[in-house]
RNA sequence: UUCUUAUCAAGAGUAGGCUGAGGGACUGGCCCGAUGACGCCCGGCAACCGGUAUGUAUUCAUAUACGGUGCCAAUUCCAGCAGGAUUUUUAUCCUGAAAGAUAAGGG
Numbered sequence: 001u002u003c004u005u006a007u008c009a010a011g012a013g014u015a016g017g018c019u020g021a022g023g024g025a026c027u028g029g030c031c032c033g034a035u036g037a038c039g040c041c042c043g044g045c046a047a048c049c050g051g052u053a054u055g056u057a058u059u060c061a062u063a064u065a066c067g068g069u070g071c072c073a074a075u076u077c078c079a080g081c082a083g084g085a086u087u088u089u090u091a092u093c094c095u096g097a098a099a100g101a102u103a104a105g106g107g
Base pairs, nucleotide, nucleotide: 001107002106003105004104005103006102007101008100013042016041017040018039022032023031024030026080027079028078029077043072044071045070047069048068049067050066051064052063053062054061055060076099081096082095083094084093085092086091
């Protein structure tokens, strides 16, 4: 970097420290931000994989934050393409994709 599979409505310091202007993937909205966002450290959460312990004893399940990543505003903030339902119309809702994020495995 690409492919596959799985998950994405919960959880995590507005009284932590350092920075200093933008940020929430993209587009359109709508939000967050000098009462300092984003980022880093500390702290925390617990999604995947591994370890350890116990029970099973092919499996698998529970616990544990011990390790590798990850995550810690808002449903992946909402919509973005298709189908369906409701509706006089505007609009609203549901389902599935596409796209994105994370993990594991393969090239």